The RNA shown here (small-subunit ribosomal RNA) has 1479 nucleotides and comes from an uncultured bacterium.
């Protein structure tokens, strides 16, 4: 001590990416900001720097100079000047020590630079400590100073004087150094160490003090400290960097260094490094640690600490114990400054600070009081190290902005269903406290060793007192992830967004407000790192189909490896020792009021090294073994390979015969061939290619692949046996070999087939599919290519793990059947595995070993580079950019120009139509001032509308009204009504007359209803949104379906049930079944109708009576009520003994008898805001209301639905039959009369089984017509009338007479109907003043046909495929056109970098050196030794020249790629995607 979530789908599981929640930061930005403590602060330009400061000190090393003060003296102006002596002190210079530490930065560096552990027998070490010895005698200079010069300056020259702990000589000297010799000891070795002997060589300095003594100086030895060098191991990325290297690797001699060493040099040899990644390129200071993480890890290297490197860039040395020296020197380059133009000066990556860069990082502060450093004997001086303060919410930590009470739940705000809710105990108000801030008083520690003295911080921390709730809260969020919701505004706009996604008029997602949530002096955002991410998987992943097994083998390096015994101890394990700095982290304590912070202690630091031991395992050595592997003997199998030869069938061609008009080809055709004789057929010949049957999820091979027969050569596997070898094995990066088809090269060959190509078709097109031809090619030989969906999409090897059933090759047992066993090849299946599908001894199971490969989709297997190839191309193989998915398996649907089964007037069989004509009616279109609106495939179109002359009416024109035509409320006045005028197009308006009802009453009045006037609340809207809705309706469809509970199966979505076998009109029923039940549907229950019984009997009826009114009766008809009847109940056959089907009987009716009402879950954002209701929006002297007239009735045209016809199954005329169902009071209206008729007069009867509309018509009978535009048809028109109505002009219906159009049965196409149906005939009703070819009903007459389910349409069930799920009206591909983006190529151009070659060569070290100069030493001297400058040479920075290399930027033009609501062309893919798809 391991937390997950969102997002691919209609849903699911898994794969897989993207995103979020956490922590962290030297941060920055936005808004905000009270206090304190502790930390921290140029990450960018190692860019340039004004100014101050940051390293000095020592007078006890030295000579001078100055010199307070004191003394002496002189001059005299008696308080001044000068001289001398002493002298504290100050000090430029000489000299010593220190400026190599401390402080800064991270440019360079991929390195022994760093880390860790060793080594130096190959080294140095000032100051410090310990010890031994010794310090004798001399010498010559020189700065300062003085003086004379040069120079603008910096600085500097000459002459003269002088000191030292400066410099030099001599002496002395070993336990020092060198050489030589011999002894002991140690080491792997070179060689070291310790005594010994001889020879040679090398030291010194003084100062202070009265002194003691102290501090120094010299030599040597030792210690300590600090360094130098060497080695093992570790230490980033790239192989599209594979070879690198000449001082390179080694040796010998020499030189050099403190020291080893090619460190340098001469010669010799040819080595050395590298796939365990050299070289090259890129990037980078390393570590302790820090952040994160459960850990393993990953990232990082600010602050603090260790190491390294650097100090403007490059080079170089000097001095020194120590430097190749940040605040030293010289040179070169760049830059800046001064200048008198001659020449000089400089180096903040020290502390502050400035400019610049940048998103961004502080004061030109105080102090040496503390800690530490340098010098000094010390006092002390110096110290931008350091200690403090200042600035910044930059971080961490702590505190505060009050606390308690307080409901009229105040006001205000917000929301509201108008009741209220919420803000909210919040405030006000009451009581109280006093942290912080403010003021005042006191006031530290930090200071050490006895005392004294000494504090920058600092009058700070802290303590006390006073004042007063007074001075102190914001930021972000509120769709999900993710805690937190409402209103308004906006209307795919403005905008938001981390991902999914919000916004197109009701946005919890934008903006604002109220409210709420979170954190809080902060809160958000951005950037970066780790986490989540087991998403690089060591811990801890995968590769049949998701990304991923190499095309196959042979085999190198490497990795791994059978059994037994024994030894060693490298790995391994255990103990001990050293180290693993401190700080940090963790634990236990301690100190600041707490915490942060500081501090003490032990533990730990998983590492490295040394050492001791163990010997199981691995390893190494030795000796054995046989089971792995190999070899041997004997067998049989095989399309294994290579070469040569042979064979027959077939196609084609050639020759000849027979023979005649076609052949061929297709969906149908045509091109093509054929009278110059084809096709067909017979005979002969030529040539090439392929090998029917056998033939088989049969055989062989590593894979690709291999198929007639024979021969030769040859590879491998298998079986049996167990005499041989003795682990010889497995895998295999590179490497090598093989490797289908197509393609390439050379030369052959060429029958058939057949890219390209040509022609014919098809088509909108058809560069295709189909057809006729046809060249490369296919074949052979040799050589390339090296790829395939090279697939079992499954690497190789070994072992183990239930079975069943085929088959090939062997062996064994058995007479045989059969059994056993080995190898190969299939199917099924258990455990197990798997996301599932599936795999399952031929594993995708359980394990081991090795190789290859994967890490989101696209860009892309592309570009560039390398290698290979003749080319085509192959192999290796990115990035920018872009998306939030892409992909797998399975599920449910939907769909298919998939399959099966079944049904339906769906087709078929029939009958009658529509489509043609005329008219009616609706629609589209057109027209119009308006032609109101809606309905638009089926499922709009004789629909809303069951009836537009006004009204209706919503439309248009004109004229009017504005609380309104209508509702409620308030105030005032009056009853209202009615009648007569004026006025107008009609209204509006206006004058006059008449005159008051009901209820209560206290008689004053009040109330209800109603009219007028007024004020506002409001009314009103057929205005919008049916895509905000309710309700209603259509449709699939009266189709047989749609679901649930429990159980079971599946990880799950889901499945099962509901599937299957039958059957049915039916998910109807039966049987079976991991299902058992249930619900909504089906059916039944309801109504009408068909039969009967019974009952009742007026207005109905009549076997009776009566002339009639009426009486009588209820048998019959009829009407109403109540019942019965029909249930596959009975019989037979079939079926499975079922359900049921078929046939039959009986019956009025027979298999739901006929019809109706009744419409499951749902679909179509189906229809309706114009029936009604209704949210929101809109209008308010108008989008409301009223009135007149007009329009909805237009008319070139198109469509739908009907009516009437075209005639003889008819028309006309005459006489004369038979219904049902309905209507009737503002009604139906009889008889009778008049009129040709519509109708009129009339008014009996009837609120209806009574009266009436009312005549049924077709049919039937008789007569005429005689096939014609008619005695068919009736449109249109004229005249005359009738009816309704205020009114028939636009625009009603009817009648009579006259006129008499189109039309002679209707193209493509298409509709209805299965029986009392179609067809045909009339009747009635609703609407309605009037108006019916429409609609809704009613009856009369009354057919034909159905073999059947192939096809069309629709539907149901099952199954299959799917890239569809908005569900095929789906999805989706490519070119072209447009915009934008990144990128490749490109004549080139520009820049940078690292090397190389050559030229020139500063300073400097080293070497050489004629002449020059020269104090110490030698020499009597001359001179010498030595030294200095100069000159020369080697090396060499910078610079110059050159050709290449690498990288980057840019480039006219050009290539593809990506992205982008509604562009163009087609339709490639997904279904059999309409030619199966794919490589």
């Nucleotide at each position: 001590u391991u937390a997950g979530a969102g997002u691919u789908u209609g849903a699911u599981c898994a794969u897989g990416g993207c995103u979020c929640a956490g922590g962290a930061u030297g941060a920055a930005c936005g808004c905000u900001g009270g206090c304190g403590g502790c930390g921290u602060g140029c990450a960018u330009a190692a860019c340039a720097c004004a100014u101050u400061c940051a390293a000095g000190u020592c007078g006890a090393a030295c000579g001078g100079a100055c010199g307070a003060u004191g003394g002496a003296g002189a001059g005299c102006u008696u308080g001044c000047u000068c001289u001398c002596c002493a002298a504290a002190g100050u000090u430029a210079g000489u000299g010593g020590c220190g400026g190599a530490c401390g402080g800064g930065u991270g440019a360079g560096u991929a390195a022994c630079g760093c880390g860790u552990g060793a080594g130096c027998a190959a080294c140095c070490u000032g100051c410090c400590u310990u010890g031994u010895a010794a310090a004798g005698c001399g010498g010559g200079a020189u700065a300062a100073c003085a003086u004379c010069g040069g120079g603008a300056a910096a600085c500097u020259g000459g002459u003269g004087c002088u000191a030292a702990u400066a410099c030099c000589g001599c002496a002395u000297a070993a336990c020092g150094u060198g050489c030589a010799g011999a002894c002991a000891u140690c080491g792997c070795a070179u060689a070291g160490u310790g005594a010994c002997u001889g020879c040679a060589c090398c030291a010194a300095a003084g100062u202070a003090g009265c002194a003691a003594u102290a501090c120094g100086a010299u030599a040597c030895a030792a210690g300590a400290u600090g360094g130098g060098c060497u080695c093992g191991c570790g230490u980033c990325u790239g192989a599209u960097u594979a070879g690198a290297u000449a001082g390179u690797u080694g040796g010998u001699g020499g030189g050099g260094u403190a020291a080893c060493g090619g460190c340098c040099u001469a010669c010799c040899a040819a080595g050395u490094c590298g796939a365990c990644g050299a070289u090259c390129a890129g990037u980078a200071g390393c570590c302790g640690g820090a952040c994160u993480g459960a850990g393993a890890g990953g990232u990082u290297g600010a602050a603090c600490g260790g190491c390294c490197a650097c100090a403007u860039u490059g080079g170089a040395a000097c001095u020194g114990a120590g430097a190749a020296a940040c605040g030293g020197u010289c040179c070169a380059g760049a830059c800046u400054c001064c200048u008198a133009c001659g020449g000089g000066a400089g180096g903040c990556a020290g502390c502050a600070g400035u400019g610049g860069g940048g998103a961004a990082u502080a004061u030109u502060g105080g102090g040496c009081a503390a800690u530490g450093g340098g010098c000094g004997a010390a006092a002390g001086c110096c110290u931008g190290a350091c200690c403090c303060a200042g600035c910044g919410a930059c971080g961490c930590c702590g505190c505060g902005u009050g606390a308690a009470g307080g409901a009229a739940g105040a006001a205000g705000g917000u929301c509201u269903u108008c009741g209220g809710a919420u803000u909210g105990u919040a405030a006000a108000c009451u009581u109280u406290u006093g942290u912080c801030a403010g003021c005042a008083a006191g006031g530290a520690a930090g200071a050490a060793g006895a005392a004294a003295g000494u504090g920058a911080c600092a009058g700070u921390a802290c303590u006390u007192g006073c004042u007063a709730a007074g001075g102190a809260a914001g930021c972000c969020a509120c769709g999900g992830c993710u805690a937190a919701c409402u209103a308004c505004g906006u209307g795919c706009c403005a905008g938001c967004a981390g991902c999914c996604g919000c916004g197109g008029u009701a946005a919890u997602a934008c903006g604002u407000a109220g409210g709420u949530g979170g954190c809080g002096a902060g809160c958000g955002u951005u950037a970066u790192c780790c986490g989540g991410a087991u998403u690089u998987a060591c811990u801890g992943g995968g590769u049949g189909u998701a990304a991923a097994g190499g095309g196959u083998g042979u085999g190198u390096a490497g990795g791994c490896g059978g059994a037994a015994u024994u030894g060693c101890a490298a790995g391994u394990c255990a103990g001990a020792u050293g180290u693993g700095a401190a700080a940090g982290a963790a634990c236990a304590g301690g100190g600041c009021u707490u915490a942060a912070c500081c501090u003490u202690g032990g533990a730990a630091c998983u590492g490295c090294a040394u050492u001791u031991g163990a010997a199981a395992c691995u390893g190494c050595g030795a000796u054995u073994c046989u089971u792995g592997a190999g070899a041997g003997u004997g067998g049989g199998a095989g399309a294994g390979g290579u070469a040569a030869g042979c064979g027959g069938a077939a196609u084609u061609c050639c020759c000849g015969g027979u023979g005649u008009a076609g052949c061929g080809g297709u969906g149908a055709a045509a091109u093509g061939c054929g009278u110059a004789g084809a096709u067909a057929u017979c005979g002969g010949g030529a040539g090439g290619a392929a090998c029917a049957c056998c033939a088989g999820u049969g055989g062989c091979g590593a894979a690709g692949g291999c198929g007639g027969c024979u021969u030769a050569c040859u590879g491998g596997a298998c079986c049996a046996c167990a005499a041989c070898u003795g682990a010889c094995g497995c895998u295999g990066a590179g490497a090598c070999a093989c490797g289908a088809a197509a393609g390439c090269g050379u030369g052959g060959g060429g029958a058939g087939c057949a890219a390209a190509c040509a022609g014919g078709a098809u088509u909108a097109g058809a560069u295709a599919c189909c057809c006729u031809g046809g060249u490369a090619g296919u074949c052979c030989a040799c050589g390339c290519c090296g790829u395939a969906a090279a697939c079992g999409a499954u690497g190789a090897a070994u072992a183990c793990u239930a079975g069943g059933u085929g088959u090939g090759a062997g062996c064994g047992a058995g007479c045989a059947a059969u059994c056993g066993u080995u190898c190969g090849u299939g199917c099924c299946g258990g455990a197990g595995u798997u996301a599932a599908c599936a795999c399952a001894a031929u594993a995708a199971g359980u394990a081991u070993u090795c190789c290859a490969c994967c890490u989101g989709g696209g860009g892309a297997g592309u570009a560039c580079g390398g290698c290979c190839g003749c080319a085509a191309g192959g192999u290796u193989g990115a990035a920018a950019c872009u998306c939030a998915a892409a992909g797998g398996a399975a599920u449910u649907g939907a769909c298919g120009g998939g399959a099966g089964c079944c049904c339906g007037c769906a087709c078929a069989a029939g009958c009658a139509g529509u489509g043609g004509a005329g008219u009616a009616u609706g629609u589209g279109g057109u027209u119009u001032a308006a032609u109101u609106c809606g309905a638009u495939g089926c499922a709009a179109c004789g629909c809303g509308a069951a009836g537009a002359a006004c009204c209706u009416u919503a439309c248009c024109a004109g004229a009017a009204c504005u609380u309104g035509a209508c509702a409620u409320c308030c105030u005032g006045a009056g009853a209202a009504a009615g009648c007569c005028g004026a006025g107008u197009a009609a209204g509006a308006u206006u004058g006059g007359c008449c005159g008051u009802g009901c209820c209560c009453u206290u008689c004053g009045g009040g109330g209800a209803a109603u009219u007028c006037a007024g004020a506002g609340a409001c009314a009103g809207g057929u205005g919008g949104u049916g895509c905000a809705u309710g309700g209603u309706u259509g449709u699939c469809g009266u189709c047989a379906g749609c679901u649930c509970g429990u159980g079971u199966c599946g990880u799950g979505a889901g499945a099962u049930g509901u599937u299957g076998g039958g059957u049915u009109a039916a998910g109807u029923c039966c049987c079976g079944c991991a299902a058992c039940g249930a619900g909504c549907g089906c059916a039944a229950c309801c109504c009408c109708u068909a039969u009967g019984a019974u009952u009742a009997g007026u207005u109905g009826c009549u076997a009776c009576c009566g002339c009639a009114a009426g009486g009588a009766g209820c048998a019959c008809u009829c009407u109403g009520g109540u019942c019965a009847g029909a249930c596959u109940g009975c019989c037979g056959u079939u079926g499975a003994c079922a359900a049921a089907a078929c046939g039959g009987a009986g019956g009025a009716a027979g298999g739901u008898g006929g019809g109706g009402a009744c419409g499951a879950c749902g679909u179509c954002a189906a229809a309706u805001c114009a029936u009604c209701a209704u949210g929101c929006c809109c209008c308010u002297u108008a989008c409301g209301u009223c009135c007149u007239g007009g329009g909805c009735c237009u008319c070139a045209c198109a469509c739908g639905u009907a009516c009437u016809a075209c005639a003889a199954u008819g028309g006309c005329g005459a006489a004369a039959a038979c219904a049902a169902a309905g209507g009737g009071g503002a009604g139906c209206g009889a008889a009778g009369a008049c009129g040709c008729g519509a109708g009129u007069c009339g008014g009996a009867g009837c609120a209806a089984a009574u009266c009436u509309c009312a005549a049924a018509a077709a049919a039937g009978u008789c007569g005429c017509c005689c096939c014609a535009g008619u005695u068919c048809g009736g449109a249109c028109u004229g005249c005359a009338g009738g009816c309704u109505g205020c009114a028939a002009c636009u625009c009603g219906c009817c009648u009579g007479c006259a006129c008499g159009a189109a039309g002679u049965u209707g193209g493509a196409a298409u509709u209805g109907c299965u029986a009392g149906u179609a067809a045909u005939c009339g009747c009635a009703g609703g609407u309605c003043a009037g108006c019916a070819u429409a609609c809704u009903g009613c009856g009369g007459u009354g057919a034909a046909u159905a073999c059947g389910u192939u096809c069309c349409c629709g539907g149901g069930c099952u199954u299959u495929g799917u890239a569809c799920a908005c569900a095929c009206c789906g999805c989706c591909c490519g070119u072209c056109a447009a915009a934008c983006c990144a990128u490749g190529a490109a004549a080139g151009u520009u820049g940078a970098a690292a090397a190389c070659a050559c030229c020139c060569a500063a300073a400097g070290c080293c070497g050489g050196u004629g002449g020059g100069c020269u104090a110490a030493c030698c020499g009597c001297a001359a001179g010498g030794a030595g030294g200095c400058a100069g000159c020369c040479g080697u090396c060499u920075a910078a610079g110059g020249u050159g050709g290449g290399u690498u990288c980057a930027a840019u480039g006219a033009u050009u290539g593809g790629g990506g992205u982008u609501a509604a562009g163009u062309c087609g339709u490639a893919a997904c279904a059999a995607g309409g030619u199966a798809a794919c490589c």
Rfam family: Bacterial small subunit ribosomal RNA. Gene Ontology terms of the family: ribosome and structural constituent of ribosome. The sequence is in RNAcentral, with records from Greengenes. The prediction has a mean pLDDT of 84.